[in-house]
Context: one part of a larger RNA
RNA sequence: GGACGAACGCUGGCGGCGGGCUUAAUACAUGCAAGUCGAACGAGAAAGGGUUCUUCGGAACCCGAGUACAGUGGCGAACGGGUGCGUAACACGUAGGUAACCUGCCCUUGAGUGGGGAAUAACUACCGGAAACGGUGGCUAAUACCGCAUGAAGACCAGGGAUCGCAUGAUCUCCGGUUGAAAGGCUUCGGUCGCUCAAGGAUGGGCCUGCGGCGGAUUAGCUUGUUGGCGAGGUAAAAGCUCACCAAGGCUACGAUCCGUAGCUGGUCUGAGAGGAUGAUCAGCCACACUGGCACUGAGACACGGGCCAGACUCCUACGGGAGGCAGCAGUAAGGAAUCUUGCGCAAUGGAGGAAACUCUGACGCAGCCACGCCGCGUGAAGGAAGACACCCCUAUGGGGCGUAAACUUCUUUUAUAUGGGAAGAACCCCCUGCUCUGCAGGGUCUGACGGUACCAUAUGAAUAAGCACCGGCUAACUCCGUGCCAGCAGCCGCGGUAAUACGGAGGGUGCAAGCGUUGUCC
Repeated sequence: GGACGAACGCUGGCGGCGGGCUUAAUACAUGCAAGUCGAACGAGAAAGGGUUCUUCGGAACCCGAGUACAGUGGCGAACGGGUGCGUAACACGUAGGUAACCUGCCCUUGAGUGGGGAAUAACUACCGGAAACGGUGGCUAAUACCGCAUGAAGACCAGGGAUCGCAUGAUCUCCGGUUGAAAGGCUUCGGUCGCUCAAGGAUGGGCCUGCGGCGGAUUAGCUUGUUGGCGAGGUAAAAGCUCACCAAGGCUACGAUCCGUAGCUGGUCUGAGAGGAUGAUCAGCCACACUGGCACUGAGACACGGGCCAGACUCCUACGGGAGGCAGCAGUAAGGAAUCUUGCGCAAUGGAGGAAACUCUGACGCAGCCACGCCGCGUGAAGGAAGACACCCCUAUGGGGCGUAAACUUCUUUUAUAUGGGAAGAACCCCCUGCUCUGCAGGGUCUGACGGUACCAUAUGAAUAAGCACCGGCUAACUCCGUGCCAGCAGCCGCGGUAAUACGGAGGGUGCAAGCGUUGUCC
């Protein structure tokens, strides 16, 4: 000098774009953050309104409505969002391998979708419980569940052949055997959305390997599933991944092991570069979800807002037993030098479900707070010397400074205030028509949180807007008074003991400016 997720002191007009718990991965009140589909399925209210009857209490029927709530089933909930505890590791980066693998939804291709069965929730009748919730009997549906048929391109077993490779082998093909699938809904009856099997693709992942990136030797030896083999199990898949047996190996001064520290990267800061430091925001990967462990479901999890067990903590209880997990968005307490609103909206973008309308979405889009940062603008411009009076300061008492500064004249109106106008962000979807018809084209209606915002115009009037640090040298900027090694200053050198440009005040000046200084950290 530069930089910062900064903090502190003094000060503070506006706008745009960004940023905002670096500390306690501490504990959390409250609300919201993952649902959706009635075109998979069975069932199915009430309030309210109407009509008729009425013993005036009410009853029946219709609408509400096949609506709401709940249930079975499907898809989603493994994404999106948060945090950086752990991790020195194939975690990450980079380059490869997989002849050792998987991949829901999506795309392409081929083939098929026949015929049956038995349950069960909801519901209902009882029963238990304070609650959470549960038990028994009975009824019922499906794209839920289970057989049968068909079927081989599939899988497995045995055999033959061809081509090739990288050791195990890979690809193609022939024959025999075994195994072995499905689900319907809607319809304008044209179809359409599905379902099953197989092949290929795309996407996303799993696993393996070379190389690379911290400190300590005042850590020198470490290791028994350890290293390898055979067999078995296991996985989507290679493998001590696991187990039995056998052998005695494996790593290490090119730093094993141990200890400490740490998420990694693209990047960021600095520097001419080499390098050094760093890893907030944004993006990629990883890890974690009160602490530890475990599996289930599923294409995918060992699963933040799923489950089970144990533990700590908090809450409810009828004392028998139960409930919970903000490192989601807001917000609270605590800690701290320190870090925001319990806001609006799904209008846009994206996501989930749905044929669609649409629903959900604290992702996201916006708004609020904070000079936290960067950038831009303003606090007026031109003229104006009798260099006015006065205050203040200096003085050699003559004067000098403040100072074109002010007054005054002319002008402007960014900004401010008021009034008026007023967006883009919107195209989809939907409806109609046409066509070369899973769609395209034309026309029409509708949809904006931000927001009456940005922006534009008009009016008014210099009107609403300057501070902070410094002035001995480094280092731009000097005098007076006070103080008297005191009070104090100080980044270094150093100032202060009676004439202090160095302390404190004043006048003047210098620098930067809605900021200026100080502190901290890095280069």
This is a predicted structure of a 523-nucleotide part of an RNA (small-subunit ribosomal RNA, 5' domain) from a Rhodothermales bacterium. Model confidence (mean pLDDT): 85 of 100. The sequence was found in a public genome assembly. The organism belongs to Rhodothermales, within Bacteria.